[in-house]
RNA sequence: ACCUUAUCAAGAGUGACUGAGGAAACAGGUCCUAUGAAGUCCGGCAACCUGACAUUUUUUGUUGAUGGUGCUAAAUCCUGCGGUAUUACCGAGAGAUGAGGA
Numbered sequence: 001a002c003c004u005u006a007u008c009a010a011g012a013g014u015g016a017c018u019g020a021g022g023a024a025a026c027a028g029g030u031c032c033u034a035u036g037a038a039g040u041c042c043g044g045c046a047a048c049c050u051g052a053c054a055u056u057u058u059u060u061g062u063u064g065a066u067g068g069u070g071c072u073a074a075a076u077c078c079u080g081c082g083g084u085a086u087u088a089c090c091g092a093g094a095g096a097u098g099a100g101g102a
Base pairs, nucleotide, nucleotide: 002101003100004099005098006097007096008095013042015041016040017039021032022031023030026080027079028078029077043072044071045070047069048068049067051063052062053061054060076094081091082090083089084088
């Protein structure tokens, strides 16, 4: 890289280094950014697994708490494909993250 599956409208900095871009791909928009982008460290959050405690119908709940990943502007920033409706909603597609698989 591939397949399956769960979740994705909540949460998380008055920090340090650095120095110009960033918001997945393509397109259209619209935002963020020298009052410091992206990246790294520290801190934090708690999505999944794990740990601890309680509870055991299959298990479920609580707990940042040992650890493994992850995340830490805006709904996955919005839209683009289909349906309904004429506003928006629903579904899909694509994506992200975790777990399992071969």
About this RNA
SAM riboswitch aptamer (S box leader), 102 nucleotides, folded computationally. The sequence was found by an Rfam model in a public genome assembly.